RNA sequence: GCCUCUUUAGCUCAGUUGGUAGAGCACGUGAUUUGUAAUCUCGGGGUCGUUGGUUCAAGUCCGACAAGAGGCU
Numbered sequence: 001g002c003c004u005c006u007u008u009a010g011c012u013c014a015g016u017u018g019g020u021a022g023a024g025c026a027c028g029u030g031a032u033u034u035g036u037a038a039u040c041u042c043g044g045g046g047u048c049g050u051u052g053g054u055u056c057a058a059g060u061c062c063g064a065c066a067a068g069a070g071g072c073u
């Protein structure tokens, strides 16, 4: 220098054919317990890496850039 893959909640990850973003763990409330842990209930938490484009509509499609991983020379 070139190619491929990854980037979504605090963490690990889903998200189908483009149609109003989810799970588990963690965190908070409540129940249970003499108390703690465990268990159960309910809840909060996201400009989907950044930026531009296509579209009535983009996490999803296209371009550029950034970070990370791997490969080739």
Stems, first nucleotide, its partner, number of pairs: 001072007010025004019056001027043002030040002049065005
This is a predicted structure of a 73-nucleotide RNA (transfer RNA) from a Paludibacteraceae bacterium. Its mean pLDDT, the model's own confidence on a scale to 100, is 81.